[in-house]
RNA sequence: AAAAUUCUUUGGGGAAUGGUGUAAUUCCAUACCGGCAGUAUAGUCUGCGAACGCAAAUUCGGAAAACUACCGAAUUGCGCCGAUCGGGUGUAACUCCCGAACCGACGGUCAAAGUCCGGAUGAGAAAAGAAAGAA
Numbered sequence: 001a002a003a004a005u006u007c008u009u010u011g012g013g014g015a016a017u018g019g020u021g022u023a024a025u026u027c028c029a030u031a032c033c034g035g036c037a038g039u040a041u042a043g044u045c046u047g048c049g050a051a052c053g054c055a056a057a058u059u060c061g062g063a064a065a066a067c068u069a070c071c072g073a074a075u076u077g078c079g080c081c082g083a084u085c086g087g088g089u090g091u092a093a094c095u096c097c098c099g100a101a102c103c104g105a106c107g108g109u110c111a112a113a114g115u116c117c118g119g120a121u122g123a124g125a126a127a128a129g130a131a132a133g134a135a
Base pairs, nucleotide, nucleotide: 005131006130007129008128009127010126016030017029018028019027031115032114033104034103035048036047037046038045043102044101052079053078054077056076057075058074059073060072061071062070084100085099086098087097088096106118107117108116
């Protein structure tokens, strides 16, 4: 001086106005929002997280002496995982600038939701800081 390791903190935004209607922040018109890492600055590239689905193994719980089967949860694994083009600048940009587009888990709801309510005071990619630390 660095790595392993441990701990702490942080770690997702957005429905405004009008219309129709018994009823809509859900439909229609205009509006608004964009997790993390990489890369010339990215919702649309590449990879990851979350969410959702499946099966097996392990652990825990329901649960009682044990075993088997069953149900639930966690971890691991696998799957799924939306959407961008044209022009310009430049060594370099699907990332910047100009223009025109597009996309958005699951459950709920007097009526269909990226924006409301809920799982979630959760989980988490990751970021910052502290401790520790051989020769």